[in-house]
Context: one part of a larger RNA
RNA sequence: UGACGGGGGCCCGCACAAGCGGAGGAACAUGUGGUUUAAUUCGAUGAUACGCGAGGAACCUUACCUAGGCUCUAAUGGAGAUUGACCGGCUUAGAAAAAUAGGUGUUCUCUUCGGAGCAAUUUACAAGGUGCUGCAUGGUUGUCGUCAGCUCGUGCCGUGAGGUGUCGGGUUAAGUCCCAUAACGAGCGCAACCCCUAUCGUUAGUUGCUAGCAGGUAAUGCUGAGGACUCUAGCGAGACUGCCACCGUAAGGUGAGAGGAAGGUGGGGAUGACGUCAAAUCAGCACGGCCCUUACGUCCAGGGCUACACACGUGUUACAAUGGCCGAUACAAAGGGCAGCUACCAGGUGACUAGAUGCUAAUCUCCAAAGUCGGUCUCAGUUCGGAUCGGAGUCUGCAACUCGACUCCGUGAAGUUGGAUUCGCUAGUAAUCGCAUAUCAGCAACGAUGCGGUGAAUACGUUCCCGGGCCUUGUACA
Numbered sequence: 001u002g003a004c005g006g007g008g009g010c011c012c013g014c015a016c017a018a019g020c021g022g023a024g025g026a027a028c029a030u031g032u033g034g035u036u037u038a039a040u041u042c043g044a045u046g047a048u049a050c051g052c053g054a055g056g057a058a059c060c061u062u063a064c065c066u067a068g069g070c071u072c073u074a075a076u077g078g079a080g081a082u083u084g085a086c087c088g089g090c091u092u093a094g095a096a097a098a099a100u101a102g103g104u105g106u107u108c109u110c111u112u113c114g115g116a117g118c119a120a121u122u123u124a125c126a127a128g129g130u131g132c133u134g135c136a137u138g139g140u141u142g143u144c145g146u147c148a149g150c151u152c153g154u155g156c157c158g159u160g161a162g163g164u165g166u167c168g169g170g171u172u173a174a175g176u177c178c179c180a181u182a183a184c185g186a187g188c189g190c191a192a193c194c195c196c197u198a199u200c201g202u203u204a205g206u207u208g209c210u211a212g213c214a215g216g217u218a219a220u221g222c223u224g225a226g227g228a229c230u231c232u233a234g235c236g237a238g239a240c241u242g243c244c245a246c247c248g249u250a251a252g253g254u255g256a257g258a259g260g261a262a263g264g265u266g267g268g269g270a271u272g273a274c275g276u277c278a279a280a281u282c283a284g285c286a287c288g289g290c291c292c293u294u295a296c297g298u299c300c301a302g303g304g305c306u307a308c309a310c311a312c313g314u315g316u317u318a319c320a321a322u323g324g325c326c327g328a329u330a331c332a333a334a335g336g337g338c339a340g341c342u343a344c345c346a347g348g349u350g351a352c353u354a355g356a357u358g359c360u361a362a363u364c365u366c367c368a369a370a371g372u373c374g375g376u377c378u379c380a381g382u383u384c385g386g387a388u389c390g391g392a393g394u395c396u397g398c399a400a401c402u403c404g405a406c407u408c409c410g411u412g413a414a415g416u417u418g419g420a421u422u423c424g425c426u427a428g429u430a431a432u433c434g435c436a437u438a439u440c441a442g443c444a445a446c447g448a449u450g451c452g453g454u455g456a457a458u459a460c461g462u463u464c465c466c467g468g469g470c471c472u473u474g475u476a477c478a
Base pairs, nucleotide, nucleotide: 001478002477003475004474005473007472008471009470010469011468012467013466015462016461019425020424021423022422023421026317027316028315029314030313031312032311033310034308035307042053043052064303065302066301068299069298070297076126077125079123080122081121082120083119084118089104090103091102092101093100108117109116110115128292129291131290132289133288137286138285139281140280141279142277144275149188150187151186152185153184154183155164156163157162168179169178170177194269195268196267197266199237200236201235202234203233204232205231209226210225213224214223215222240263243257244255245254246253247252319418323377324376325375326374327373328372329371335366336365337364340359341358344355346353347352384415389410390409391408392407393406394405395404431454432453433452434451435450436449437448
């Protein structure tokens, strides 16, 4: 100087407390461990691995296994030589398929006739490796932590390591600011500048809107028209403790104060200092070294990554009446759409199918549910719950056996609120309800990322648990 303390002081955080809803019990989905296997490819492992890489494993992907092939090669490049065919089509062998070998038919284009292009074969070269090392590395990322810290120049103090500044008194979300001060200044962080959102003005009105006028319909901004309103999207205004009162030297604090759509950082996001964990990644990519080169490269069929005495994590659905079922009926936002989204009509109990129309989209379309109104069930393992299994189908796709999703009929398991323990959340939040998208032929999505609808309770307080910041103290630790 640090680190540590079941030392002290001050302070903060959904850290505790006060509340609300969960997990831990059940079934299923998914990831992991373990076991099994020819293979169950590899990585991630306290917090900071475990719905993680994977934003989509039937083939492909695919890296793994089994079997069969190839060796200058699966791809690409330039150089040389040869040919006008080769490829492709059909077909035989190959257990099937690929590769390979053979058969069959067909026999390049332009041309100044020199050649050029194209394709194939061949020669010599450059290869290739998801093999190892993240403890050789770059780049990227997690975490402490959006915590308020981390440093420098000059000066001063100390033999020196170092200290001071950065401490003290206040204040703040903040090393934020004020006062004091052997320090005076400065940098990276904080804050602000950026984006979205909440209010208003202005400009512009199409594909959006419709108050008044007119036309028209069974009905609808449907049409003429209009820019008022909503909305869209550009530019501005607006919030600064600016004003007032009180407290304070000041910084600042308090106020159901005024005004205001918004009040003291208005709400949310992006933004992550010096560093820590030899943290993660050589399998995204790049790269040093090592290793393989008729194989650890490469092609292809089938299998596996989907196994299953078991253990754990994350979720979904429930155990019901604030509910289940049936009928009627209302209201979003944000996204997507041409190998696409599909109105409408017909068929089917349905998944869907046969037609058909609009839309390269503020134009057409995907398109709500909880809610509301009425009926029924009456506390039961039930009209709760839906696992599992049987049968029949639909769709995608060369192909649903291993191993897809969905529909209908039947079947109707566990489960009656979950031990110790443990997680999230302070407001348009929790809880609850649906919608969309990426990936994608299809789908294991109950996941992830967004969007809106309905919409709470509680916080006395900082004694205690956890983590962190500043000062101080002890130390046989570095």